[in-house]
């Protein structure tokens, strides 16, 4: 030092030919139990990695950094 691929709830990822931010686990409360566990029901958690540009409109498109992983030398 150069090339690919990602970074989105606590965890594991979906959403990516732009147009309400979502699922599973997990957390907590309620229902049930003699209680626990299961099961139902609900209910909290997000500046979408940073910063900028394009656009009415950006997680999505484009650039810069940043970090992760692999590959090259």
């Nucleotide at each position: 030092g150069c090339c690919a691929u990602c970074g989105u709830a606590g965890c594991u990822c979906a959403g990516u030919c732009g147009g309400c931010a979502g699922a599973g686990c997990g957390a907590u409360g309620c229902u049930u139990u003699c209680g626990u566990a299961a099961a139902g029901c609900a209910u909290a958690g997000g500046u979408c990695g940073u910063c900028g540009g394009u656009u009415c409109a950006a997680a999505u498109c484009c650039g810069a950094c940043c970090g992760a992983u692999g590959g090259c030398u």